[in-house]
RNA sequence: AUGUUAUCAAGAAAGGUGGAGGGAUUAGACCCGAUGAAGCCUUAGCAACCCUCUAGCAAUAGAGAAGGUGCUACAUUCUACUUAAUGGUUUAUUCAUUUAUAAGCUCAUUGGAUAGAUAACUU
Repeated sequence: AUGUUAUCAAGAAAGGUGGAGGGAUUAGACCCGAUGAAGCCUUAGCAACCCUCUAGCAAUAGAGAAGGUGCUACAUUCUACUUAAUGGUUUAUUCAUUUAUAAGCUCAUUGGAUAGAUAACUU
């Protein structure tokens, strides 16, 4: 690097160094930053994927945190794609009215897809 599976609205920061950027990428938006960004180092913490223990045939459940990772602003910061669902709305037809049907808008919510991150396994 490829692929598979799982998870991604919870949780958890101080110090040193550094010196202008940062929130993955493109565009837009919104934010963080000289009261000090990224990066690096130290310490602390969070979580529980791998892991350890217990029960179990197993699936799984409970407990733990020594070790391997990960993480410690904002939902993966939000939006982008959609022959999806529901709602909204416009037009046409229908109806005395209520309404019904069709076509659109792409406005809202939800779902899905794509991309990404992390873990375990894999070639």
Molecule: SAM riboswitch aptamer (S box leader)
Organism: Bacteroidia bacterium